This is a predicted structure of a 72-nucleotide RNA (transfer RNA) from a Patescibacteria group bacterium. RNAcentral holds the sequence, with entries from ENA. Rfam family: tRNA. Rfam links the family to the GO term triplet codon-amino acid adaptor activity. Taxonomically the source falls in Bacteria candidate phyla (Bacteria). The prediction has a mean pLDDT of 80.
Parts: sequence; C1' cells; structure tokens
RNA sequence: GCCCCUGUAGUUCAACGGAUAGAAUAAAAGACUUCUAAUCUUUAGAUGUAGGUUCGAUUCCUACCAGGGGCA
Repeated sequence: GCCCCUGUAGUUCAACGGAUAGAAUAAAAGACUUCUAAUCUUUAGAUGUAGGUUCGAUUCCUACCAGGGGCA
C1' cells in the first nucleotide's frame, strides 16, 4: 500500500428494513435475614462518527475513526 472481518448497556451477546433496541451478568433501591451471602421485586443504563437511500435504518450504500486478520 491492497483486501477481508468487527464496532450495540460497565462486560458478554441478540435483534426479516417496521409496535417502546431485548437477554444474561454487573450496578442502585427495597423485601427476606440477628448480620452477611443466596433468593425475590423494582429502577437506571447502549446502536463508533458524519453523510446518503427509504414512508421508515442497528440492518442497505459512501467516507472517516478504532480494533483484528491476510497478501505484498
């Protein structure tokens, strides 16, 4: 330099172009307990950035950013 893959919650992962982006775990509050742990209930938390296509984009297209792999 060229090509390919990945980027979603603190973390690990889901989500035919279509109802409020969902789950586990972690966090906070409460219940239970003499206390802690465990268990139960509740709460908050995310689409890498900028454009484009579309009635509608996490999804499709372009560029850029970050990470990984391959070729030279």